[in-house]
Molecule: Bacterial RNase P class A
Organism: Anaerolineales bacterium
RNA sequence: AGGGUCGACUGGGCGGUCGCGGGUUGUGUUUGCAACCUGAGGAAAGUCCGCGCUCCGUAGAGCACGAUGCCGGAUAAUCCCCGGGCGGUGAAAGUCGCGCAAAGGGCCACAGAAAAUAACCGCCGGGUUUCCCGGUAAGGGUGAAAAGGCGGGGUAAGAGCCCACCGGCGUCGGCAGCAAUGUCGACGGCCAGGUAACCGCCAUCGGGAGCAAGGCCAAGUAGGAGCGAAACUCGCUUGCGAGUGGGGGGCGGCUCGUCCCCUUCAAGCUCCGGGUAGGCUGCACGAACCCCACGGUGACGUGUGGGUCUAGAUAGAUGAUCGCCCAAGUGGAUGUGGAUGGGAGGAAGGGAUAUCCCGUAAACCGUCUACAUGCACCGGACAGAACGCGGCUUACAGGUCGUCCCCACGA
Numbered sequence: 001a002g003g004g005u006c007g008a009c010u011g012g013g014c015g016g017u018c019g020c021g022g023g024u025u026g027u028g029u030u031u032g033c034a035a036c037c038u039g040a041g042g043a044a045a046g047u048c049c050g051c052g053c054u055c056c057g058u059a060g061a062g063c064a065c066g067a068u069g070c071c072g073g074a075u076a077a078u079c080c081c082c083g084g085g086c087g088g089u090g091a092a093a094g095u096c097g098c099g100c101a102a103a104g105g106g107c108c109a110c111a112g113a114a115a116a117u118a119a120c121c122g123c124c125g126g127g128u129u130u131c132c133c134g135g136u137a138a139g140g141g142u143g144a145a146a147a148g149g150c151g152g153g154g155u156a157a158g159a160g161c162c163c164a165c166c167g168g169c170g171u172c173g174g175c176a177g178c179a180a181u182g183u184c185g186a187c188g189g190c191c192a193g194g195u196a197a198c199c200g201c202c203a204u205c206g207g208g209a210g211c212a213a214g215g216c217c218a219a220g221u222a223g224g225a226g227c228g229a230a231a232c233u234c235g236c237u238u239g240c241g242a243g244u245g246g247g248g249g250g251c252g253g254c255u256c257g258u259c260c261c262c263u264u265c266a267a268g269c270u271c272c273g274g275g276u277a278g279g280c281u282g283c284a285c286g287a288a289c290c291c292c293a294c295g296g297u298g299a300c301g302u303g304u305g306g307g308u309c310u311a312g313a314u315a316g317a318u319g320a321u322c323g324c325c326c327a328a329g330u331g332g333a334u335g336u337g338g339a340u341g342g343g344a345g346g347a348a349g350g351g352a353u354a355u356c357c358c359g360u361a362a363a364c365c366g367u368c369u370a371c372a373u374g375c376a377c378c379g380g381a382c383a384g385a386a387c388g389c390g391g392c393u394u395a396c397a398g399g400u401c402g403u404c405c406c407c408a409c410g411a
Base pairs, nucleotide, nucleotide: 002406003405004404006402007401008400009399010398012325013324014323015322016321017320018319020039021038022037023036024035025034026033027032041382045393046392048391049390050389051388052387053210054209055208056207065206066205067204068203069202070084071083072082073081085098086097087096088095089094099201100200104199105198106195107194108193120140121139122136123135124134125133126132127131148166149165151163152162153161167191168190169188170187171186172185173184174183175182176181214281215280216279217278223272224271225270226269227268231244232243233242234241235240236239245263246262247261248260249259250258251257288308289307290306291305292303293302294301295300326380329377330376331375333373334372335371336370337369338368339367340366341365342364349358350357351356
């Protein structure tokens, strides 16, 4: 320098004008106004896991259902994370996967005789010989997958049928490890297809609903209780109407006047519980964030070590616009370097010697390309909180930094 691997960070900057949510202060007050401060993310997203918080549930047991699934650790908790084991993959750094298929059932496309206790061809024996019966998993053929490998013995032909070695599996034991597991030895012919994201088995865990949870205050209307004046006359259609008197209210206060309502189940006033609209709260000091020290390989933990306060809307604020600058991109310009074509005629010239051999360079011009300079245009992705937190997943233009591996070169 190139190629790769794993991880961390960033996610335009400054200023002007107008505008929006929240808070504090001042001022005014039925609403407001002014000043100052403050106002999205690494994913605020998907809502896939796990917690906090709240209500229901007297809170136990079992079944069902669901989730998880090598071992150990960490944590508030997890399917996340950390460390380890085994297997796959890669040259490596790394990366991907993980209970049981020897309890049982189901399934395994096409091909194939057969997809699990297999006879199609072949081989061997027999027969009534174009064929049939029996034996056979050595050989062939099909397939993603076909019943250990290799050699010998054995046999009618064969076969772990028997034997040696190798491989796998199981049992027992020793050693290392908390464990998963590794390793060593002995024994057993045990040789076993795949699939559990098909049912199943084993172990562990799990109550439900969710901030529109929940709590508080509480207009109006309806309901309940109490207080509450005075009746009389007339008419008829006999429970209504009218009048006098009385009560209440409006016309800003008082008197008169006038209008409306009521006159015994009155109006009006007071109180009560529930509770609608609406308001407040939950709701921003928290498993909080940034450093430091110590413990741990690490996830992480501890600290009466230090510092900071950091959105809270409710139809939902966090915006619009202008100027300058910066990364990236595009275009053409200038300069420098490189490559190539022309210049450039196997020329000029040189050497040898009967007709052979050697042999260009630059200026300049064109094209391509790299770098630098300045100019113009363009120009910053994915995306928007709604109770909070820890993870995972998904989206993301451009940029920065670091770990490790491979290869090449230099000192």